Guanidine-I riboswitch aptamer from a Rhodospirillales bacterium, 105 nucleotides, folded computationally. It was read from a public genome assembly, where an Rfam model found it. The prediction has a mean pLDDT of 85.
RNA sequence: CCAGCAGGCGUCUAGGGUUCCGAUCCGCGAGGAUGACUGGUCCGAGAGAUGCCAUCCACGGGCGCAGCGCCUGCGGACACACGGCGGGACAAAAGCCCGGGAGAU
Numbered sequence: 001c002c003a004g005c006a007g008g009c010g011u012c013u014a015g016g017g018u019u020c021c022g023a024u025c026c027g028c029g030a031g032g033a034u035g036a037c038u039g040g041u042c043c044g045a046g047a048g049a050u051g052c053c054a055u056c057c058a059c060g061g062g063c064g065c066a067g068c069g070c071c072u073g074c075g076g077a078c079a080c081a082c083g084g085c086g087g088g089a090c091a092a093a094a095g096c097c098c099g100g101g102a103g104a105u
Stems, first nucleotide, its partner, number of pairs: 007053006015043002020040002022037001023034004055077003059073006080100001082103001086098003
C1' cells in the first nucleotide's frame, strides 16, 4: 500500500415523519386544513438493548466409504468501531439504504 473477514433474522428502544386512526380548526353537510398536534397504526439503528440461529474452538455419544466426514449433546468464543456533505425509497421523514462509504485517527 492492497485484498478478505468482522454473519442472518425476530422483538424492542433512541430516533422519524404524516398514508390511515385520533386530536384541533373551518364547514349545514359532504368534506377540507394542520405534524414547531401529546398520541395509536406505520418506518426504525454497522457503531443501541435483547433473544434465536449460523460460524469457529474443545470435549462426549452415534453413524459411515474410518486419523476424515456427517448427526447430536454440552461448554466456550463471536472483539473493536470518530464519521460528513449529498443522494434514494415508501405517504413522508429519519440514527433506514448508498455506508464498517468519503474522510479522520